[in-house]
Context: one part of a larger RNA
RNA sequence: GAUUGAACGCUGGCGGCAUGCCUCAUACAUGCAAGUCGAACGGUAACAUAAGGAGCUUGCUCCUGAUGACGAGUGGCGGACGGGUGAGUAAUGCAUAAGAAUCUGCCCAGUAGCGGGGGACAACGUGUGGAAACGCACGCUAAUACCGCAUACGCCCUACGGGGGAAAGGUUGCCUAUCCUUGGAAGCAAUCACUAUUGGAUGAGCUUAUGUCAGAUUAGCUAGUUGGUAAGGUAAAGGCUUACCAAGGCGACGAUCUGUAGCCGGCCUGAGAGGGUGAACAGCCACACUGGGACUGAGACACGGCCCAGACUCCUACGGGAGGCAGCAGUAGGGAAUAUUGGACAAUGGGCGAAAGCCUGAUCCAGCAAUGCCGCGUGUGUGAAGAAGGCCUGCGGGUUGUAAAGCACUUUCAGCAAGGAAGAAAUGCUUAGGGUUAAUAGCCUUAGGAGUUGACGUUACUUGCAGAAGAAGCACCGGCUAACUCUGUGCCAGCAGCCGCGGUAAUACAGAGGGUGCGAGCGUUAAUC
Numbered sequence: 001g002a003u004u005g006a007a008c009g010c011u012g013g014c015g016g017c018a019u020g021c022c023u024c025a026u027a028c029a030u031g032c033a034a035g036u037c038g039a040a041c042g043g044u045a046a047c048a049u050a051a052g053g054a055g056c057u058u059g060c061u062c063c064u065g066a067u068g069a070c071g072a073g074u075g076g077c078g079g080a081c082g083g084g085u086g087a088g089u090a091a092u093g094c095a096u097a098a099g100a101a102u103c104u105g106c107c108c109a110g111u112a113g114c115g116g117g118g119g120a121c122a123a124c125g126u127g128u129g130g131a132a133a134c135g136c137a138c139g140c141u142a143a144u145a146c147c148g149c150a151u152a153c154g155c156c157c158u159a160c161g162g163g164g165g166a167a168a169g170g171u172u173g174c175c176u177a178u179c180c181u182u183g184g185a186a187g188c189a190a191u192c193a194c195u196a197u198u199g200g201a202u203g204a205g206c207u208u209a210u211g212u213c214a215g216a217u218u219a220g221c222u223a224g225u226u227g228g229u230a231a232g233g234u235a236a237a238g239g240c241u242u243a244c245c246a247a248g249g250c251g252a253c254g255a256u257c258u259g260u261a262g263c264c265g266g267c268c269u270g271a272g273a274g275g276g277u278g279a280a281c282a283g284c285c286a287c288a289c290u291g292g293g294a295c296u297g298a299g300a301c302a303c304g305g306c307c308c309a310g311a312c313u314c315c316u317a318c319g320g321g322a323g324g325c326a327g328c329a330g331u332a333g334g335g336a337a338u339a340u341u342g343g344a345c346a347a348u349g350g351g352c353g354a355a356a357g358c359c360u361g362a363u364c365c366a367g368c369a370a371u372g373c374c375g376c377g378u379g380u381g382u383g384a385a386g387a388a389g390g391c392c393u394g395c396g397g398g399u400u401g402u403a404a405a406g407c408a409c410u411u412u413c414a415g416c417a418a419g420g421a422a423g424a425a426a427u428g429c430u431u432a433g434g435g436u437u438a439a440u441a442g443c444c445u446u447a448g449g450a451g452u453u454g455a456c457g458u459u460a461c462u463u464g465c466a467g468a469a470g471a472a473g474c475a476c477c478g479g480c481u482a483a484c485u486c487u488g489u490g491c492c493a494g495c496a497g498c499c500g501c502g503g504u505a506a507u508a509c510a511g512a513g514g515g516u517g518c519g520a521g522c523g524u525u526a527a528u529c
Base pairs, nucleotide, nucleotide: 001529002528003527004526006525007524008523009522010521013376014375015374016373017372018371019369020368021334026332027331028330030329031328032327035077036076037075040074041073043070044069047068048067049066051064052063053062054061055060056059084287085286086285093212094211095210096209097208098207099206102204103203107200108199109198110197111196112195113194115149117147118146124139125138126137127136128135129134155164156163157162169192170191171190172189173188174187178185179184180183213259214258215257220250221249222248225247226246227245228244229243230242231241232240262284263283265281266277267276268275269274289310290309291308292307293306312323313322314321315320340366342365343364344363348362349360350359351358352357379409380408381407382406389400390399391398392397413470415465416464417463418462419461423456429449430448431447432446433445434444435443436442473518474517475516476515477514478499479498480497484513485512486511487510488509494501495500
């Protein structure tokens, strides 16, 4: 000199954009942070609508799922993403570059199917246990839940003879031939699902090489250890596991041990080489009270799932139960120190859904903080009687100083009032054409039309109004280092980054006048180059 997720002191007008527990991976009150689908299903607890019925107190109550819908329940998909933290980890990690023995829900493309049956279990009802959490017994019932049968182009196993293995329906529309005949059923069609398989895309698992902090006051380490055979196991190679056999494997090119540490793109500094660092943003990894374990699933050994053990907290009728903010806010504690128990799903993105839509503390915004960077303002011109006052003085004067006052003007920003973009493109609705089709339904698609949707928001921006009106400090002035005098003090009080000042004329202490530097900041401390 540059820099900082900074803190402290004094001071503080506005805006834009960023950033904000670096310490205790400490403990957490409260609310919210993952739901959704009735177009899978049986249904109807609540709300609403319509109609019918019953009771009457004549404007209320009850009944009927018919409809919109929908609590609880079965079922599906999603809770493995998104969000947080950095404890552990010196290599099961990360970075770069290769590789072969693998899996991959939803998505895209291809091929072939989607036939016919069965038995349950919730909900519900009855009874019953428990303080509660939560159960137990019996009975009834549906499905895209579950299980066989049939079929099998691909698929799997094979001793090449053969053997094995699937599926589910929902919604909408139409009566041309069949049956009841208003219209429905079967059927047909469209569409969304479903099954098997091939390929792709995406995601993930695995292997290898090289690189990746310090200590030798750590020199030897290792028995599943190193390799082989066989088997098991896994989606998959493999001591991954087991049995047997061999005796190997690593190490001064630093094994092992100990300490420290998430890694990287980057960031800071520097001419570079290098040194330091890993906040925010982006990629990977690890973790979710501590330790262990598996289940489900395409994917987890799963932050807001389950089981066991432990510590802690809470409830209890003492028998037994409940919990996990390193999600967003917030509280206590710790600390020099770090924000609101805010708004909205309008946009972007995600989950579910055919869609409307619902959910979303992701996100977008707002609030707080000079924490940082950037921009703007705190007036402009004129004005010598060089006013008054202050300070200095050699008492003549000098300086503050065009500074002020006065005169003339302007109104950024803030204030008040009015106008006012963009972020909104759609979805959905509707018209016309094309495709599908028996069809002028429906669905898909192309083009057009009208209209709806904004948290921010009293938005940005523009115009008007008033009046210089509301807006300057901090550090320093002995040398380094830009900037000097007076008074007080008298090795005292004090200053100090280094040299050093202070013991009666202190430009070094304290105050004042003046000056210098930076400026909504200025200094100090800490840290890095």
Small-subunit ribosomal RNA, 5' domain from a metagenome, 529 nucleotides, folded computationally. It matches the Rfam family "Bacterial small subunit ribosomal RNA". The prediction has a mean pLDDT of 85. RNAcentral holds the full RNA, with entries from SILVA.